[in-house]
């Protein structure tokens, strides 16, 4: 220098055009003498940036940023 993959909750990830989710973690309650476990409930998201397509975008297209891989 060229090519590809990835970016979604605090962490690890799912989600192939119309409802944003799971596990763990966190908070509260119940349970216990207490801690832990277990159960119940709850909080938590500019879906990396900017733009485009569409009636409608986390999802499709382009730009940029960052991470990783391959080629040179």
């Nucleotide at each position: 220098g060229g090519a590809g993959u990835c970016a979604u909750a605090g962490c690890u990830c799912a989600g192939u055009g119309g409802g944003a989710g799971a596990g763990c973690a966190c908070u509260a309650g119940u349970u216990u003498g207490a801690c832990g476990u277990a159960c119940u409930a709850g909080g938590g998201g500019u879906c990396g940036u900017g733009g485009g397509u569409u009636c409608g975008a986390g999802c499709c297209c382009c730009u940029c940023u960052g991470a990783c891989u391959c080629c040179a």

The prediction has a mean pLDDT of 86. Transfer RNA from a Candidatus Izemoplasmatales bacterium, 72 nucleotides, folded computationally. Its Rfam family is "tRNA". Rfam describes the family as follows. Transfer RNA (tRNA) molecules are approximately 80 nucleotides in length. It is annotated as a transfer RNA. Gene Ontology term of the family: triplet codon-amino acid adaptor activity.